[in-house]
Context: one part of a larger RNA
RNA sequence: CUGGGCGUAAAGCGCGUGUAGGCGGUUUGGUCAGUCUGAUGUGAAAGCCCGGGGCUCAACCCCGGAAGUGCAUUGGAUACUGCCUGACUUGAGUACUGGAGGGGAAAGCGGAAUUCCGAGUGUAGAGGUGAAAUUCGUAGAGAUUCGGAGGAACACCUGUGGCGAAGGCGGCUUUCUGGACAGAUACUGACGCUGAGACGCGAAAGCGUGGGGAGCAAACAGGAUUAGAUACCCUGGUAGUCCACGCAGUAAACGAUGGAUACUAGGUGCUGCGGGUAACCACCCCUGCAGUGCCGUAGCUAACGCAUUAAGUAUCCCGCCUGGGGAGUAGGCCGCAAGGCUAAAACUC
Numbered sequence: 001c002u003g004g005g006c007g008u009a010a011a012g013c014g015c016g017u018g019u020a021g022g023c024g025g026u027u028u029g030g031u032c033a034g035u036c037u038g039a040u041g042u043g044a045a046a047g048c049c050c051g052g053g054g055c056u057c058a059a060c061c062c063c064g065g066a067a068g069u070g071c072a073u074u075g076g077a078u079a080c081u082g083c084c085u086g087a088c089u090u091g092a093g094u095a096c097u098g099g100a101g102g103g104g105a106a107a108g109c110g111g112a113a114u115u116c117c118g119a120g121u122g123u124a125g126a127g128g129u130g131a132a133a134u135u136c137g138u139a140g141a142g143a144u145u146c147g148g149a150g151g152a153a154c155a156c157c158u159g160u161g162g163c164g165a166a167g168g169c170g171g172c173u174u175u176c177u178g179g180a181c182a183g184a185u186a187c188u189g190a191c192g193c194u195g196a197g198a199c200g201c202g203a204a205a206g207c208g209u210g211g212g213g214a215g216c217a218a219a220c221a222g223g224a225u226u227a228g229a230u231a232c233c234c235u236g237g238u239a240g241u242c243c244a245c246g247c248a249g250u251a252a253a254c255g256a257u258g259g260a261u262a263c264u265a266g267g268u269g270c271u272g273c274g275g276g277u278a279a280c281c282a283c284c285c286c287u288g289c290a291g292u293g294c295c296g297u298a299g300c301u302a303a304c305g306c307a308u309u310a311a312g313u314a315u316c317c318c319g320c321c322u323g324g325g326g327a328g329u330a331g332g333c334c335g336c337a338a339g340g341c342u343a344a345a346a347c348u349c
Base pairs, nucleotide, nucleotide: 003322004321005320006319007304008303012318014201015200016199017198021194022193023192025088026087027086029084030083031082033081034080035077036076037075038074039073040072041071042070049065050064051063052062053061054060091191092188093187094186095185096183097182098181103177104176105175106174107173108172109171110154115149116148117147118146119145120144121143125136126135162169163168206247207246208245209244210243211242215241216240220236221235222234223233258317259316260315261314262313263312266295267294268293269292270291271290272289273288274287275286276285299306300305323349324348325347331342332341333340334339
C1' cells in the first nucleotide's frame, strides 16, 4: 500500500461558517464523454505458458503457437453515470400566524448577606479547634440598634426542566438582536449533503494597559500537628478573582461516541406546539410533530454495554489510528512571555 479499525484497547479535529473537491431527488428529449461490445493496427526479440524437437537425461538450446490484462483508430449499444435541454415537488428554502426559552449585546434598577466606617446601649471576653495556639479586645472587642460606604454574587422559584454550534447561559426592567419549534396555506423549483485549506467563536488559569477591590484566596508569614510537615487544620494575607480594551487558544473542551439521510418491536416520564373526544374552562383519555430522560426486543459488541437521541442495517463526505521508548521532542510557523500548532529521524527494546 491493499486492508482492518476509531464509547472504555492506538484512533472523532473543542465548536461552527464556508472555498476547492467528492457525493447527490423524480421525470422528457438530445449527446455518446465514462461504460459495454465488434473489427483493424500496434503491443520488438529474449523470457513466462502450451505443443514439438536437439545434446545419452536434465539444466541448456532450437522451431511453432498462445498470451501480452495495454494503447490508438473505427463500426455499433444506450440501461446506468456525465454533459445539454424541458418539466415536477417529496429534499432544501421563502412568505404568513402562534406560543416557549438562564440564546447573545448594552443600559438602568432591586433586596438579602459579608466586610468596613460613624453613632447609641453594654462589659469581659470574642474567635478558632480533635484539643489548642497564633489573632482580635478595657485605647471598650464580640453581642445588639440605627445610619452610611463599597464591591461581588443573585437564596427560594430550580426540575434526569429550558436555551445555545460548542465554550457556556440563572434577580428585575427596557432597547437592540440570533436561532429553533408548531400550524395552515401560497410560492421558488434540487437551490442539497459533506467539507482539505481558509476564516470566526472558544471554560478556567495566564499576559499587556488602565480602572476596581467587599468576600474568597495561589504565593507568602505565623500558630498547630508530626520523627519531620516546604502539607492536610487554624489565624492572617498579595497576585488573581470583577470592569474596559487587546493578547493568548488550551481542558477528563466528555456522550471519552464527527456530520447528513433512510430504514429497523415496544413500554414509561418530562418540555414546547397542535388535532380528536368531552367540556364553561382546566384536568383525564386517544393521537401528530419537535426535543429531552429511563427501561427494553431484534441486531451489534471482547465484554461492559448500545439499542428510533444506536455502539443496529445501509449510503455519502470529512478527520484520525497502525507495537513500546526516543517524542508530542528536534526542525518549521505563531506568541510580549508563559507557551501553542504542525511534526520527524538516528538509535533502542

Small-subunit ribosomal RNA, central domain from an uncultured marine bacterium, 349 nucleotides, folded computationally. The full RNA is in RNAcentral, with records from ENA and SILVA. Its mean pLDDT, the model's own confidence on a scale to 100, is 88. It matches the Rfam family "Bacterial small subunit ribosomal RNA".